c-di-GMP-I riboswitch aptamer from Paenibacillus oceani, 99 nucleotides, folded computationally. The coordinates come from a structure-prediction model, not an experiment, and the mean pLDDT is 82. The sequence was found by an Rfam model in a public genome assembly. The model forms 90% of the base pairs in the Rfam consensus.
[in-house]
RNA sequence: CCCGACAAACGGCAAACCCGGCUAAAGCCGGCGACGCAAAGCUAGAGGGGCUAAAGCAGCAGAUCGGAAUCGACCUUGCCAAGCCAGCCAGCUGCCGAA
Numbered sequence: 001c002c003c004g005a006c007a008a009a010c011g012g013c014a015a016a017c018c019c020g021g022c023u024a025a026a027g028c029c030g031g032c033g034a035c036g037c038a039a040a041g042c043u044a045g046a047g048g049g050g051c052u053a054a055a056g057c058a059g060c061a062g063a064u065c066g067g068a069a070u071c072g073a074c075c076u077u078g079c080c081a082a083g084c085c086a087g088c089c090a091g092c093u094g095c096c097g098a099a
Base pairs, nucleotide, nucleotide: 012037013036018031019030020029021028022027035087041092042091043090047089048088049085050084051083056079057078058077061076062075064073065072066071
């Protein structure tokens, strides 16, 4: 130096709950706290999968409002992500290390 690994050590991260903040939401950030994690480090349009649907589009029927009326607005509803999730898989990188 290499192989080796289910030992050990130095350490690391931090689920849920609760509190505060941001967001339409999903979710994120901070605090608290440890369920767990050997990659729970990084990567989220152009790998798979999942979550959300403000705006937009659609909208039979119905409610409400407006209109003299055709009709219009709005709500219920559906679709939609380059908005999110890596602690779902995946890709990339990578610490220690006895017998």